[in-house]
């Protein structure tokens, strides 16, 4: 150096989440990425940290180990911006509300009497009366009974020798209960009742009249001051989103450098 057989290695790796930790299934990134089977209410393992079965390659410019560069992408913590929620009233910028002023402007009213004070009456409460309303009783009018209501009772009936007597249908008249109406006198009761009357009480708020006094009174807008509210601003806490942003962490792919690369037999 060649051949054969074999062992190791390789046939992808990584972020976040999850886990005591590691790997996998799932997800995302990278990427030339063997096959089959199960796996998030999970699957397999324990620092030599997936399992079970099969296949390929195999000591080679191939694989492994270490270091460095580049760096897709992900995570943490900040910054900036947008936005939701809570809190604050120290900021006083906007807005709203209240109060005040030897302030400004203006409107109305006032010597035909303002404000204030006193007082009559009303408004309020109780009692009585009167009226109203509604209901009942009652009055009046009309109607109202085949017989069992009344009066009169033709005809007919009964009694009698007769005179006459008796009951009595229809008709006519009247009336009871009932029904309807009412310009319903009067009585009783009722009330979400009254521009009413009388008596008593109460209140000083409003209205009204009178008296005293004698010059202001009321409204609006603005300015200023004080206080309050917390809608916006602001401050603060927290959540969500975006980011050509800062820092930190992990880091695929790629590149460079250094080291290692086995055993047996035969030629």
């Nucleotide at each position: 150096c060649c051949a054969u057989a074999c062992c190791a290695g390789c046939c992808g790796g990584g972020g976040a989440a999850g886990c005591a930790g590691c790997g996998g299934c799932g997800u995302c990134c990278u990427g030339a990425a063997c096959c089959u089977g199960a796996a998030a209410u999970c699957c397999g393992c324990u620092a030599c940290a997936g399992c079970a079965g099969g296949g390929g390659u195999g000591g080679u410019a191939u694989c492994c180990c270490g270091a460095a560069a580049c760096g897709a992408g992900g995570g943490g913590c900040g910054g900036a911006c947008u936005u939701g929620u809570g809190u604050g009233g120290u900021c006083u910028g906007c807005g709203g509300c209240u109060u005040g002023u030897a302030c400004u402007u203006u409107u109305g009213u006032g010597u035909u009497g303002a404000a204030g004070a006193a007082u009559u009456g009303g408004u309020c409460c109780c009692g009585c009366g009167c009226g109203a309303u509604c209901g009942g009783c009652g009055g009046c009018u009309g109607u109202g009974a085949a017989c069992c209501a009344u009066g009169u009772c033709a005809g007919g009936u009964g009694g009698g020798g007769a005179a006459c007597c008796a009951a009595g249908c229809a008709g006519c008249a009247u009336u009871a209960a009932g029904c309807a109406g009412u310009u319903u006198a009067g009585c009783c009761g009722u009330u979400g009742u009254g521009c009413c009357g009388c008596g008593g009480g109460g209140c000083a708020g409003c209205c009204u009249g009178u008296u005293c006094c004698g010059a202001g009174c009321a409204g609006a807008a603005g300015a200023c001051a004080a206080g309050c509210c917390g809608g916006c601003g602001c401050a603060u806490a927290u959540g969500a989103g975006u980011u050509u942003u800062g820092u930190u962490u992990c880091g695929a792919c790629u590149u460079u450098c250094g080291g290692g690369u086995g055993u047996a037999u035969g030629g």